[in-house]
RNA sequence: GAAAAUGGCAAACCGCCGGCAACGGCGGGACGCAAAACCACCGAUCUGGAAACUCUGGUCCGUGAGGGGCUGAAAAACCAGACAGCGGGGUUGCCGAA
Repeated sequence: GAAAAUGGCAAACCGCCGGCAACGGCGGGACGCAAAACCACCGAUCUGGAAACUCUGGUCCGUGAGGGGCUGAAAAACCAGACAGCGGGGUUGCCGAA
């Protein structure tokens, strides 16, 4: 990353398998990709768990309390996982004009 050449990978979707799930493997299939090769180090996004706080929530106890019990909705931190075809970063590789 211009031209060309040898080639390479394979989105969505479908089938089978694994997984709670995100998603992954194999086969078919090509939307595309100059690293769409490999790596979860950073961020984003997604899944499962979690449950603080919140609600002029409901209800019961309490003289009362930013008090306590049960319950409904939503849900941060945190934990585990996914994702490399989201971005950054690391490593390796084909061709060779400016």

This is a predicted structure of a 98-nucleotide RNA (c-di-GMP-I riboswitch aptamer) from a marine eukaryotic metagenome. The sequence is in RNAcentral, with records from MGnify. The model forms 94% of the base pairs in the Rfam consensus. Its Rfam family is "c-di-GMP-I riboswitch aptamer". Clan: c-di-GMP_I riboswitch clan.